RNA sequence: UGAGUCAGUCGGAUGACCGCGGUUCCGCCUCACGGUGGAUCUGAGGAAAGUCGGGGCUUCACAGGACAGAGUGCCGGCGAGAGCCGGGUCGGGGUGACCUGACGAAAGAAGCAACAGAGAACAGACCGCCGAUGGGUCUCUCGCAAGGGGGAUCACAGGCAAGGAUGAAACGGUGCGGUAAGAGCGCACCAGCACGUCGGGUAACCGACGUGGCUCGGCUUCCCCACUCGAAGCAAGACCAAGCAGAGGGCAUGGGCGGUCCGUCCGUUCGGCAACGAACAACCCUCGGGUAGGUUGCAUAGAGGGAUGGUCAUCGGCGAGGAAGGGAAACCAACCUCGUUACAGAACCCCGCUUACAGACCGACUCACCGU
Numbered sequence: 001u002g003a004g005u006c007a008g009u010c011g012g013a014u015g016a017c018c019g020c021g022g023u024u025c026c027g028c029c030u031c032a033c034g035g036u037g038g039a040u041c042u043g044a045g046g047a048a049a050g051u052c053g054g055g056g057c058u059u060c061a062c063a064g065g066a067c068a069g070a071g072u073g074c075c076g077g078c079g080a081g082a083g084c085c086g087g088g089u090c091g092g093g094g095u096g097a098c099c100u101g102a103c104g105a106a107a108g109a110a111g112c113a114a115c116a117g118a119g120a121a122c123a124g125a126c127c128g129c130c131g132a133u134g135g136g137u138c139u140c141u142c143g144c145a146a147g148g149g150g151g152a153u154c155a156c157a158g159g160c161a162a163g164g165a166u167g168a169a170a171c172g173g174u175g176c177g178g179u180a181a182g183a184g185c186g187c188a189c190c191a192g193c194a195c196g197u198c199g200g201g202u203a204a205c206c207g208a209c210g211u212g213g214c215u216c217g218g219c220u221u222c223c224c225c226a227c228u229c230g231a232a233g234c235a236a237g238a239c240c241a242a243g244c245a246g247a248g249g250g251c252a253u254g255g256g257c258g259g260u261c262c263g264u265c266c267g268u269u270c271g272g273c274a275a276c277g278a279a280c281a282a283c284c285c286u287c288g289g290g291u292a293g294g295u296u297g298c299a300u301a302g303a304g305g306g307a308u309g310g311u312c313a314u315c316g317g318c319g320a321g322g323a324a325g326g327g328a329a330a331c332c333a334a335c336c337u338c339g340u341u342a343c344a345g346a347a348c349c350c351c352g353c354u355u356a357c358a359g360a361c362c363g364a365c366u367c368a369c370c371g372u
Base pairs, nucleotide, nucleotide: 001368002367003366004365005364006363008361009360010359012315013314014313015312016311017310018309020043021042022041024039025038026037027036028035029034045343049354050353052352053351054350055349056348057233058232059231060230062263064262065261066260067259069229070228071227072226073225074087075086076085077084078083088103089102090101091100092099093098104224108222109221110220111219112218126164127163128160129159130158133157134156135154136153137152138151139150140149141148142147172190173189174188175187176186177185191215192214193212194211195210196209197208198207199206200205237296238295239294240293246287247286248285249284250283254266255265256264267280268279269278270277271276316341317340318339319338320337321336322335325332326331
């Protein structure tokens, strides 16, 4: 000097004129609601976005229980919660600073891995290796004979999974011994795992030592375990105004928080001793008619088809060109000209997550190059 990583802040400013919304005050019009003019003050974010989460708030309720359903799930801390911060282990990317995925104890169930390959999880013989044992062939020798002994060869039975091939992945690795050839079969060292002891750490875990030949994978889903959770939602609700026309059916086997169940509560009239019956009501379904305007909820902006804008000027930032001047050089540069100035727009409120963003400032760190 350049490129990058992580974190934080800002993300245009000022003035004038005109135009919008709101508060307050004053004037005028109106029976009132309200309308209109003037003045003062004021008017959009870090994400207002997505609507993915959580909460406040509102309504229902017997403010009950269980189930279903949903969420969380390595350790520690903060938090109402969502989530955030830090750490651990295993894995992936990057030269690096760093970024990123996963994570519940024990056991079980189901499924996937095309193709290739002998074989894809308690598997497996295509090429191959062996020739100890059984067997075949040839041959030598001993023996009267029966039969015995030796050598060569075959690779049928048999043995092997160490070598090679296939594959993304093949049932610990290297070496030595052993064996007919082999194999943790045995041994040494290493890796993993289990157990024990010690040390560090709040912990997840890390390290050291010892014993043990214990060494049957990868991924996905279900199941299980622990803890937490009523439902619906501002188009929630509250109030005022307007307007009504009914008909049929269900109905305690109904209705009252809700997806299910349990529990619990449930009115009026008539008849009847009672059980019970009928009608109405509540609630639900079908057909049909009428009305639907406003206030509030609602705020240090508070709209309600939804305002916060337009023009001009100056300045700031960035880019390009030129350039007095400075410097050993690379370069820097007052000033001038031209261009440009991101993402984007409140809607009951608050807290998260995710996404978009021209550029500037600032701190730490990494890499590369140049000079002293």
The RNA shown here (Bacterial RNase P class A) has 372 nucleotides and comes from an Ilumatobacteraceae bacterium. The sequence is in RNAcentral, with records from ENA. Rfam family: Bacterial RNase P class A. By type it is a ribozyme. The gene name in the source record is rnpB.